Predicted 3D model of a 73-nucleotide RNA (transfer RNA) from Pteropus vampyrus.
RNAcentral records the identical sequence in 2 taxa.
It matches the Rfam family "tRNA". Rfam describes the family as follows. Transfer RNA (tRNA) molecules are approximately 80 nucleotides in length. Rfam classes the family as a transfer RNA.
NCBI's taxonomy places the organism under Eukaryota, Bilateria, Chordata, Yinpterochiroptera, Pteropus.
The sequence is in RNAcentral, with records from Rfam.

[in-house]
RNA sequence: GGCUCCAUAGUGUAGUGGUUAGCACGUCUGCUUUACAUGUAGAAGUUCCUGGAUUCGCACCCCAGUGGAACCA
Numbered sequence: 001g002g003c004u005c006c007a008u009a010g011u012g013u014a015g016u017g018g019u020u021a022g023c024a025c026g027u028c029u030g031c032u033u034u035a036c037a038u039g040u041a042g043a044a045g046u047u048c049c050u051g052g053a054u055u056c057g058c059a060c061c062c063c064a065g066u067g068g069a070a071c072c073a
Base pairs, nucleotide, nucleotide: 001072002071004069005068006067007066010025011024012023013022018056027043028042029041030040031039049065050064051063052062
């Protein structure tokens, strides 16, 4: 330099155009315990990497950028 893929909650991960973005772990609160752990009920937390385009409507489609990974040279 070329080419492909990835970026979603604190962490990991699902979500192929339609109401409020789901799950697990974690965090917080209550119950349970002498206490801890476990169990159980509930809550908070994500403007989906950035900007633009398309669309009645994008996490999702298109373009550019940023960061990361693999391959070729």